[in-house]
């Protein structure tokens, strides 16, 4: 150069077109302990890589791009 394959909170990860995206760790708060940790309840954190399609309706499908995997030249 070419193929395939991934891309969603700080990490990881559900989410086969249908309410303002799921848990889990982490983080904050409160509670419970003498105190830490473990446990309880709550809360905040996502332009779903980026642009343009398709559709009444996109995290999902179509294209182009960027980036990481792997593989061929």
């Nucleotide at each position: 150069g070419g193929g395939c394959u991934u891309g969603u909170g700080g990490u990881c990860u559900a989410g086969u077109g249908g309410c303002u995206a799921u848990g889990a760790c982490a983080u904050c708060g409160c509670c419970u302990c003498g105190a830490c940790a473990a446990g309880g309840c709550g809360g905040g954190a996502g332009u779903c890589c980026c642009c343009a399609g398709u559709u009444c309706g996109a995290g999902u499908c179509u294209g182009g791009g960027c980036a990481g995997g792997c593989c061929c030249a």
Transfer RNA from a Candidatus Woesearchaeota archaeon, 73 nucleotides, folded computationally.
Rfam family: tRNA. Its family is annotated with triplet codon-amino acid adaptor activity in the Gene Ontology.
The coordinates come from a structure-prediction model, not an experiment, and the mean pLDDT is 81.